Glycine riboswitch aptamer from a Rhodospirillaceae bacterium, 88 nucleotides, folded computationally. It was read from a public genome assembly, where an Rfam model found it. NCBI's taxonomy places the organism under Bacteria, Pseudomonadati, Alphaproteobacteria, Rhodospirillales, Rhodospirillaceae.
RNA sequence: AUGAAUUUUGCGGGAGAGAUCAGUUUAUUUGACGCCGAAGGAGCAAUUACCCCGAAAACUCUCAGGCAAAUAGGACCGCAAAAGGAUG
Numbered sequence: 001a002u003g004a005a006u007u008u009u010g011c012g013g014g015a016g017a018g019a020u021c022a023g024u025u026u027a028u029u030u031g032a033c034g035c036c037g038a039a040g041g042a043g044c045a046a047u048u049a050c051c052c053c054g055a056a057a058a059c060u061c062u063c064a065g066g067c068a069a070a071u072a073g074g075a076c077c078g079c080a081a082a083a084g085g086a087u088g
Stems, first nucleotide, its partner, number of pairs: 006083008018033001020032004034067003040063001041061003047055002
């Protein structure tokens, strides 16, 4: 002097699925049934690692979460800032 991976924050975009039924204090309240997958979690595949132990997706499961609109959440993507310090 360059400023990678990774992490955090802010802003923008951001899907799916019952305005289901019954009760009731109309509250996202209680129960029942039916659904969704893109918070999280778990399981494995290709693959990777290998003495053992394993790791692994937007796939699968649905424990959790969610299912009119609104609100909230939301993987992922883009931009900005900070930390960081690979590399030259």